[in-house]
RNA sequence: AAGAAAGGUACGCGAGAGACUUUGGCUUCGCGAGUUGGGGAGACCAGAGCACCGAAGGGGCAAGUUUCGAAGCUAUUCAUAGCCGGAAUGGAAACUCUCAGGUAAAAGAAUCGUACCUGGACA
Numbered sequence: 001a002a003g004a005a006a007g008g009u010a011c012g013c014g015a016g017a018g019a020c021u022u023u024g025g026c027u028u029c030g031c032g033a034g035u036u037g038g039g040g041a042g043a044c045c046a047g048a049g050c051a052c053c054g055a056a057g058g059g060g061c062a063a064g065u066u067u068c069g070a071a072g073c074u075a076u077u078c079a080u081a082g083c084c085g086g087a088a089u090g091g092a093a094a095c096u097c098u099c100a101g102g103u104a105a106a107a108g109a110a111u112c113g114u115a116c117c118u119g120g121a122c123a
Base pairs, nucleotide, nucleotide: 006118007117008116009115010114011113012112018050020049021048022047023046024045025044026042027041028040029039031037051103052102053101057099058097059096060095064089065088066087067086068085069084072083073082074081075080076079
């Protein structure tokens, strides 16, 4: 079962934070000169640096469970339970870290929505 969870594909929504500094390359534009000289510029490529962001991915934490403790408090069936403290285990987020990723636009992007496919749960 007029098909749950979960997963996949396509489409749509989708935040934050330097178009930073510097070195080299490349491209380009003047100047000078007739040597392969010096300078300017860049939504480009590569490296380095500082600052910053959290919503790919990744790490950390709560509750819960078990166990131990005994100062105090509460309850009673009067020796247990709860509160409380420690340890182990456990484990969530949009919290937290910032390893990774990112800091114009584009792309990407958690999450959400729609369609289709896989799937086969409660009853």
Predicted 3D model of a 123-nucleotide RNA (Glycine riboswitch aptamer). It was read from a public genome assembly, where an Rfam model found it. Its mean pLDDT, the model's own confidence on a scale to 100, is 77.